Model confidence (mean pLDDT): 81 of 100. This is a predicted structure of an 86-nucleotide RNA (transfer RNA) from a Chloroflexota bacterium. It matches the Rfam family "tRNA". Gene Ontology term of the family: triplet codon-amino acid adaptor activity. By type it is a transfer RNA. The organism belongs to Chloroflexota, within Bacteria. It was read from a public genome assembly.

């Protein structure tokens, strides 16, 4: 060069083309304790809101669809495999 795989929150890591991020892990708030550990609740992508609520968001551009993290194109980065030159 050529073929393949993979990119999703602060990390790991789900998700049939139909609620993204399930569950760990971390962190944060609380209960309870003298205090604190353990444990148990809750809450945790990002913005904007005093809340209710919106609104973007799955490398990156685009494309099909009613609807994409999923499908098709281009790229871009990481990793294997192979080839060809020396």
């Nucleotide at each position: 060069g050529g073929c393949g795989a993979a990119g999703u929150g602060g990390c790991g890591g789900a998700a049939c083309g139909g609620c993204a991020g399930a569950c760990g892990c971390g962190g944060c708030g609380g209960u309870c304790u003298c205090a604190a550990a353990c444990a148990c609740c809750g809450c945790u992508u990002c913005c904007c809101g005093c809340a209710a609520g919106g609104g973007a968001g799955u490398g990156u551009g685009g494309g099909u669809u009613c609807g994409a993290a999923u499908c098709c194109c281009a790229c871009c980065u990481u990793c294997g495999c192979u080839a060809c030159c020396a």